The prediction has a mean pLDDT of 87. Small-subunit ribosomal RNA, central domain from an uncultured prokaryote, 346 nucleotides, folded computationally.
Context: one part of a larger RNA
RNA sequence: UUGGGUUUAAAGGGUACGUAGGCGGAAUAAUAAGUCAGUGGUGAAAUCUUGCAGCUUAACUGUAAAACUGCCAUUGAUACUGUUAUUCUUGAGUAUAGUUGAGGUAGGCGGAAUGUGUAAUGUAGCGGUGAAAUCCAUAGAUAUUACAUAGAACACCAAUUGCGAAGGCAGCUCACUAAGCUAUCACUGACGCUGAGGCACGAAAGCGUGGGGAGCGAACAGGAUUAGAUACCCUGGUAGUCCACGCCCUAAACGAUGAUCACUCGAUGUUGGCAAUACACCGUCAGCGACUAAGCGAAAGCAUUAAGUGAUCCACCUGGGGAGUACGAUCGCAAGAUUGAAACUC
Numbered sequence: 001u002u003g004g005g006u007u008u009a010a011a012g013g014g015u016a017c018g019u020a021g022g023c024g025g026a027a028u029a030a031u032a033a034g035u036c037a038g039u040g041g042u043g044a045a046a047u048c049u050u051g052c053a054g055c056u057u058a059a060c061u062g063u064a065a066a067a068c069u070g071c072c073a074u075u076g077a078u079a080c081u082g083u084u085a086u087u088c089u090u091g092a093g094u095a096u097a098g099u100u101g102a103g104g105u106a107g108g109c110g111g112a113a114u115g116u117g118u119a120a121u122g123u124a125g126c127g128g129u130g131a132a133a134u135c136c137a138u139a140g141a142u143a144u145u146a147c148a149u150a151g152a153a154c155a156c157c158a159a160u161u162g163c164g165a166a167g168g169c170a171g172c173u174c175a176c177u178a179a180g181c182u183a184u185c186a187c188u189g190a191c192g193c194u195g196a197g198g199c200a201c202g203a204a205a206g207c208g209u210g211g212g213g214a215g216c217g218a219a220c221a222g223g224a225u226u227a228g229a230u231a232c233c234c235u236g237g238u239a240g241u242c243c244a245c246g247c248c249c250u251a252a253a254c255g256a257u258g259a260u261c262a263c264u265c266g267a268u269g270u271u272g273g274c275a276a277u278a279c280a281c282c283g284u285c286a287g288c289g290a291c292u293a294a295g296c297g298a299a300a301g302c303a304u305u306a307a308g309u310g311a312u313c314c315a316c317c318u319g320g321g322g323a324g325u326a327c328g329a330u331c332g333c334a335a336g337a338u339u340g341a342a343a344c345u346c
Stems, first nucleotide, its partner, number of pairs: 004317003007300002012314001014201002017198001021194003025088007033081002035077008049065006091191001092188003095184006103177003107173003110154001114150008125136001162169002206247006215241002220236004258313006266291001268289007295302002319346003328339004
């Protein structure tokens, strides 16, 4: 490099938007760039291939033909691709009317619980464990009651539910805002798909500045356990967890399954519409689940939400270790991230 692959064996980028590029619906006409055919020129000789001939044969040599798959010019063909022009509506989008949801951002409000403070009642234990001890408590704890206050999270509803591109999103309410779906089939008329670079978003942990700090809790301290116990268990407890702004850019970022389109056996549950009906069964569109046939698969399994049958584009893989390391470069405050070898070894 080609062939072959990428759920689990190596391999789908964390996700979207989008530039270049690649690919692209139906009809008619023109053109003739790609494409196809003919003709002419050229494609040195040698070499290669084939025939014949010469050295006794062979290597070798001579001679003739073929070939040189290419390039240029010219004459034609016009199905396909390209280009140009005109048109179409089924792809895509818009409009109108509904509708759905933990989609997003900012503000306000709420109750339960927990901790703390004050006051009261009240007296000797509380707490914790497998059992204990550290700890708290006569300076009155634990428990109970009232009031106050702080921060964080939102029980039940709750679901194999819903929404979002992914990360993710859950008390109630309001403002702003994005999206999907359905119906009509009114409008535009291919405006599309994918997408190297690029740009934006991106859990948790971590970092910077300033706040906040109830509970939990790396580090740390003590008590146990143990042969030891730098752990599991217990008592405390700092960063952190929370907020604002700015970084970091990684995850088993998982459906371990890239995006888009078309086609392909059934039966079943459920979410959101539409249509119809009034005894309830059923139709249609869009999602979310569980099962199964063909087919596929090494098998497990997948199976209209494909890992089936095809098409377009991107990303990635090529024995294990060395190694996601070294070096260099880019980015970052740092931690580090991205890109990413080789020697050697089995």